[in-house]
This record gives sequence, structure tokens and C1' cells, in this order.
RNA sequence: UCCCGUAUGGUGUAGUGGUUAACAUACCUGGUUUUCACCCAGGAGCCCCCAGUUCGAUUCCGGGUACGGGAG
Repeated sequence: UCCCGUAUGGUGUAGUGGUUAACAUACCUGGUUUUCACCCAGGAGCCCCCAGUUCGAUUCCGGGUACGGGAG
């Protein structure tokens, strides 16, 4: 320098062009318990950035950034 892949709650992952973005774990509150843990009920929290296509983009196209892999 070139090519490929990935980017989603704090963490690890799923998901789809549409009407509530899901699961596990962690965290907070309440219940239970002598206490802690477990368990039960509830809660907060997420689509990497910019531009495009579209009635509508987290999803599709292009560019960028970061990370990983490969070629030289």
C1' cells in the first nucleotide's frame, strides 16, 4: 500500500427494510430470609460516525474510524 471480515445495553451474543430491537450475565429497587446467597416481582441501560437509496434504514449501497485476519 492492497484485499477480506467485524462493529448492537456494563459484558457476551441474537435479530429484522416497518408498528415495543431480544436473550444470557452483571447492576438498581422491593418481597422472601435472623443475615448473605438462591428464588420471586419490577426497573435503568444499546444499533461506531458521515453521506446516499427508500414513503420508511439498526438492516441495503458508498466513504471514514477502530479492531482482527491475509497478501506484498
This is a predicted structure of a 72-nucleotide RNA (transfer RNA) from Malbranchea cinnamomea. The source organism's lineage runs through Eukaryota, saccharomyceta, Pezizomycotina, Eurotiomycetes and Malbranchea. The RNAcentral record of the sequence draws on ENA. It matches the Rfam family "tRNA". Rfam describes the family as follows. Transfer RNA (tRNA) molecules are approximately 80 nucleotides in length.